Description
Predicted 3D model of a 72-nucleotide RNA (transfer RNA) from Cyanidiococcus yangmingshanensis. NCBI's taxonomy places the organism under Eukaryota, Rhodophyta, Cyanidiales, Cyanidiaceae, Cyanidiococcus. The gene name in the source record is trnG-GCC. It matches the Rfam family "tRNA". The family's RNA type in Rfam is transfer RNA. Its family is annotated with triplet codon-amino acid adaptor activity in the Gene Ontology. The sequence is in RNAcentral, with records from ENA. The coordinates come from a structure-prediction model, not an experiment, and the mean pLDDT is 82.
RNA sequence: GCGAAAAUAGCUCAAGGGUAGAGUAUGACUUUGCCAAGGUUAUGGUUAAGGGUUCAAGUCCCUUUUUUCGCU
Repeated sequence: GCGAAAAUAGCUCAAGGGUAGAGUAUGACUUUGCCAAGGUUAUGGUUAAGGGUUCAAGUCCCUUUUUUCGCU
């Protein structure tokens, strides 16, 4: 230099163009004589950034940034 993939909750990851979720972590309550484990519940998000298409974009298109892989 060329090509490909990825970026979403503190962390690991989902999500056919139509309300952004799960696990885990954290807080509260509960269970037990105590701890651990368990149960209930709550908190949490400018979906990397900027534009475009659309009634509507995490999703489609373009550009940029970062990371990873391959080729030279």